[in-house]
Molecule: FMN riboswitch aptamer (RFN element)
RNA sequence: GACAAUUCUCGGGGCGGGGCGCAAUUCCCCACCGGUGGUUAAAGUCCACGAACCUCAUUGAGGCCGAUGCGGUGAGAUUCCGCAACCGACGGUUAAAGUCCGGAUGUGAGAGGAUGAUA
Numbered sequence: 001g002a003c004a005a006u007u008c009u010c011g012g013g014g015c016g017g018g019g020c021g022c023a024a025u026u027c028c029c030c031a032c033c034g035g036u037g038g039u040u041a042a043a044g045u046c047c048a049c050g051a052a053c054c055u056c057a058u059u060g061a062g063g064c065c066g067a068u069g070c071g072g073u074g075a076g077a078u079u080c081c082g083c084a085a086c087c088g089a090c091g092g093u094u095a096a097a098g099u100c101c102g103g104a105u106g107u108g109a110g111a112g113g114a115u116g117a118u119a
Base pairs, nucleotide, nucleotide: 002118003116005115006114007113008112009111010110016030017029018028019027031099032098033088034087035049036048037047038046044086045085053063054062055061056060068084069083070082071081072080090102091101092100
């Protein structure tokens, strides 16, 4: 240094201002946020995964699963820089939610540490 196995820890952010209204952090205008691994080079929008949701059902298995263009630099970038866009589970709520409350002190892709058979 590699790598079975055991174990521990970590592992999702965001409504501030204004308007209408009996009532909205839910509507309208402005604003704000971006899980995990990969990819010649750093990604919410590429590839894959997780969560959520649905079905069968005990573990589990299957299904479903959003959104980007142009220009620049470069050997190389839908990842950087510039400009302009777009997307966001379920249940709840005096009024419709990516941002509030709830399932959730949950689940989890995975990340890191410790121990360590063996070569």